[in-house]
RNA sequence: GAUUUAUCAGGAAAGGUGGAGGGAACAGGCCCGGCGAAGCCUUAGCAACCGCUUUCAUAUCGGGAGAAAGGUGCUAAAUCCUGCCCCAAUCGGGGAAAGAUAAGCG
Numbered sequence: 001g002a003u004u005u006a007u008c009a010g011g012a013a014a015g016g017u018g019g020a021g022g023g024a025a026c027a028g029g030c031c032c033g034g035c036g037a038a039g040c041c042u043u044a045g046c047a048a049c050c051g052c053u054u055u056c057a058u059a060u061c062g063g064g065a066g067a068a069a070g071g072u073g074c075u076a077a078a079u080c081c082u083g084c085c086c087c088a089a090u091c092g093g094g095g096a097a098a099g100a101u102a103a104g105c106g
Stems, first nucleotide, its partner, number of pairs: 003104006013043005021032003026083004044075003049071002052066005079098001084095004
C1' cells in the first nucleotide's frame, strides 16, 4: 500500500512536558480547548481481536466459559452527526460508501 474476513450506540484518565489548536479528509452542523488543544513521556485503567487455559461439538471449521503475565488496540460526545440509496414522510428506521482496529494475504 492493495485485498479478504470480523467488529465499531458498551467500557476505561491522572500527572509531567508543550503552548494553540483539536474532533481522519472535504463540505455543512455541533462540540472540546489558556480552568491549557495537538504532539511526546510516565503511570494507571478498559476491552478481549490474536495468542493462552478449559469445555462442548456435527471434531483441521465452529460454540461456551476463564485469566489478563504476551502481541496489538483504546481511554469526550454512536466512527460526534449529516452527505449516497431505500423505506417512511419532514420525526425516524435500514443499507451503502468512507474510515478505524484486529487477524489473515501479497
SAM riboswitch aptamer (S box leader) from Caldithrix sp., 106 nucleotides, folded computationally. It matches the Rfam family "SAM riboswitch aptamer (S box leader)". Gene Ontology term of the family: regulation of gene expression. The prediction has a mean pLDDT of 83. It was read from a public genome assembly, where an Rfam model found it.